[in-house]
This is a predicted structure of a 92-nucleotide RNA (Glycine riboswitch aptamer).
RNA sequence: AUGGGAUUCUGGAGAAGCCCGUUUUCAGAACGGGGGCCGAAGGGGCAAGGCGCGUGGCGCUUAAACUCUCAGGCAAAAGGACAGAAUGAGGC
Repeated sequence: AUGGGAUUCUGGAGAAGCCCGUUUUCAGAACGGGGGCCGAAGGGGCAAGGCGCGUGGCGCUUAAACUCUCAGGCAAAAGGACAGAAUGAGGC
C1' cells in the first nucleotide's frame, strides 16, 4: 500500500397482526389444516460469450437486483441482499 475474508457500528425494501381447529396464563404464543401474497438470508433456472463435436445445431461451461418460490417471510421486534464507516487478520 492492498485489504473481497472476519468483527463492530450506521442505513436498509416488499407482502394478511388472514381464516378454521386444538392447547393455553385468554394476551399473545405453539401445533395442525386451508386457500392468498412478497422477493433482499440460503437454494434452483438461463442470455451473450467461450470451449468441444460427427458441422447437424447439439453438448459442456457460465451472471444478476432477471426468473422460480424449495426454503424463508407478510404489525412491531428479530432477520435482511446491498451500501457506508471503523478495526485489522491473511496474502503480496
Notes: Of the family's consensus pairs, 90% are formed in the model. The coordinates come from a structure-prediction model, not an experiment, and the mean pLDDT is 76. It was read from a public genome assembly, where an Rfam model found it.